[in-house]
C1' cells in the first nucleotide's frame, strides 16, 4: 500500500430501520450494621468516533476521515 474487523456514560457490553439509547461494575444519597463489608431503594453520568448521503425516521443502511487491532506482500 491492499483487505477485514472494532469505535456507544469513567469501564465492560447490549440495542441491526419505529425510537426522548438499555444492562452490569464502579461513583453519589438513602435505609440497614455499634462501624465498615454485605444486602435494599434511589441518583447523576451517554445524543452511539468525525463529517456527509439514503429514508417519513438511522446506534442499525451507504461514502469519505480518525484512532485501534489483525492480516497480506
Nucleotide at each position: 500500500a491492499c483487505c477485514u474487523c472494532u469505535u456507544u456514560g469513567g469501564c465492560g457490553c447490549a440495542a441491526u430501520g419505529g425510537a426522548u439509547a438499555g444492562c452490569g461494575c464502579a461513583c453519589c444519597c438513602g435505609c440497614c450494621u455499634u462501624c465498615u463489608a454485605a444486602g435494599c431503594g434511589g441518583g447523576a453520568g451517554g445524543c452511539u468516533g468525525u463529517g456527509g448521503g439514503u429514508u417519513c425516521g438511522a446506534u442499525c443502511c451507504c461514502c469519505a476521515c480518525a484512532a485501534g487491532a489483525g492480516g497480506u506482500a

A computed fold for a 73-nucleotide RNA from an Actinomycetota bacterium, annotated as transfer RNA. Lineage of the source: Bacteria > Bacillati > Actinomycetota. RNAcentral holds the sequence, with entries from ENA. It matches the Rfam family "tRNA". Its family is annotated with triplet codon-amino acid adaptor activity in the Gene Ontology. It is annotated as a transfer RNA. Rfam's curators write: Transfer RNA (tRNA) molecules are approximately 80 nucleotides in length.